[in-house]
Two RNAs folded together computationally: RNase P RNA and transfer RNA, 419 nucleotides in total.
Model confidence (mean pLDDT): 82 of 100.
Rfam match: Bacterial RNase P class A. Rfam's curators write: Ribonuclease P (RNase P) is a ubiquitous endoribonuclease, found in archaea, bacteria and eukarya as well as chloroplasts and mitochondria.
RNA sequence: GGAGUCGGCCGAGCAGUCGCCGGGAUCGUUCCCGGAGGAAAGUCCGGGCUCCAUUGGGCAGAGCGCCAGGUAAUGCCUGGGAGGCGUGAGCCUACGGAAAGUGCCACAGAAAACAAACCGCCGCGCGGCAACGCGCGGUAAGGGUGAAAAGGUGCGGUAAGAGCGCACCGCGCUGGUGGUAACACCGGCGGCACGGUAAACCCCGCUCGGAGCAAGACCGAAUAGGGGAGCGCGAGAGUGUGCCCACACGAGCUCCCGGGUAGGUCGCUAGAGGUGCGCGGCGACGCGCAUCCCAGAUGAAUGGCUGUUCUCGACAGAACCCGGCUUAUAGGCCGACUCCUUCU
RNA sequence: GGGCGAUUAGCUCAGCGGUAGAGCGCUGCUUUCACACGGCAGAGGUCACUGGUUCAAGCCCAGUAUCGCCCACCA
Numbered sequence: 001g002g003a004g005u006c007g008g009c010c011g012a013g014c015a016g017u018c019g020c021c022g023g024g025a026u027c028g029u030u031c032c033c034g035g036a037g038g039a040a041a042g043u044c045c046g047g048g049c050u051c052c053a054u055u056g057g058g059c060a061g062a063g064c065g066c067c068a069g070g071u072a073a074u075g076c077c078u079g080g081g082a083g084g085c086g087u088g089a090g091c092c093u094a095c096g097g098a099a100a101g102u103g104c105c106a107c108a109g110a111a112a113a114c115a116a117a118c119c120g121c122c123g124c125g126c127g128g129c130a131a132c133g134c135g136c137g138g139u140a141a142g143g144g145u146g147a148a149a150a151g152g153u154g155c156g157g158u159a160a161g162a163g164c165g166c167a168c169c170g171c172g173c174u175g176g177u178g179g180u181a182a183c184a185c186c187g188g189c190g191g192c193a194c195g196g197u198a199a200a201c202c203c204c205g206c207u208c209g210g211a212g213c214a215a216g217a218c219c220g221a222a223u224a225g226g227g228g229a230g231c232g233c234g235a236g237a238g239u240g241u242g243c244c245c246a247c248a249c250g251a252g253c254u255c256c257c258g259g260g261u262a263g264g265u266c267g268c269u270a271g272a273g274g275u276g277c278g279c280g281g282c283g284a285c286g287c288g289c290a291u292c293c294c295a296g297a298u299g300a301a302u303g304g305c306u307g308u309u310c311u312c313g314a315c316a317g318a319a320c321c322c323g324g325c326u327u328a329u330a331g332g333c334c335g336a337c338u339c340c341u342u343c344u
Numbered sequence: 345g346g347g348c349g350a351u352u353a354g355c356u357c358a359g360c361g362g363u364a365g366a367g368c369g370c371u372g373c374u375u376u377c378a379c380a381c382g383g384c385a386g387a388g389g390u391c392a393c394u395g396g397u398u399c400a401a402g403c404c405c406a407g408u409a410u411c412g413c414c415c416a417c418c419a
Stems, first nucleotide, its partner, number of pairs: 001340010012309007020035006037315001041326002044324005049212004055246005061208005066080005081095001082093004096203002101201002103197003118143002120139008151169006170192001171190008216266004226257006238249003259418003273292008310313001345415007354368004362399001370386005392408005
């Protein structure tokens, strides 16, 4: 100098002025304070909160899936293992079980899972002058098909071949050592039995009651507690969110056609909260102390104008609240590290 | 704000993981003096998009986009 990897942060600034939403002080007119995001998004997970009598058992259903830890909890995060990619810094992984069972593997191919033999190779017999042909056997090394062909490489061996024998690798069983564990390493035994697919059914292990702030509580106003259908009233409808049983509650329940209202208060924001310091831990995170209060609307506020500066400004707007994930995002800044080239 | 569903030919919809189909519509030919009906033949597809699983995806699994439906209170 070039190329790249990982982590973090900002995402127009300042001043004046006029407004908008919320709160406070004054007390009838002003002043003071606060006012969008890293994703407020998708609603994909997990919780808080609220209501439903979260009753017990079985079946069904859904989700998750290497190990350990963190957490209120998680499908998230951290650390580790294994496999894969990269020269490397590093990155990726839905990563239990195919030796419980079932299903599927199109086309091609001899054969697609109880193996099989098209070409080929080899032996024997017959025919033929020969090339070669036919028949009976052996074989699975080579060719061919396919996404995939029943361990791989090498040496020996053989008529040709073959785990047929041996060495190494792989695989299975087994013992030891290290590690909390996943797993790793070392040794012994077995010639090898076991193709793939579980984001196919399934098996194993773990987790799961449902609905959602339009939840729910209170005050007020208005109208016709109107009509029809079905089920039920102790021989039990319905509720306990799918089904069954037990148990409990139980006189109403469901649907359709209509009628009225479109007001207010609470829930509503002080919280698993932010910042700083110290301590423990590799880390996620936890503990302690100090300090701060930081949007709460309900047709729904955060904007207009002027001046000025720059690199001329991306994605985008809270609606009960948190922790994650995912997706969108112009541009800029900082830190750590890797590779290549050159110079000293 | 919250809860669900759908996306396949121009339209309405089918579609065991193994070459994408039906009806209507469209085009050409035929029939007729001409048209319609009928008959014959044919065209027409980024299976919404992007990844993943699998030998193989319209189908299975994630994410994205678009469209649609439902949910107020009182008696």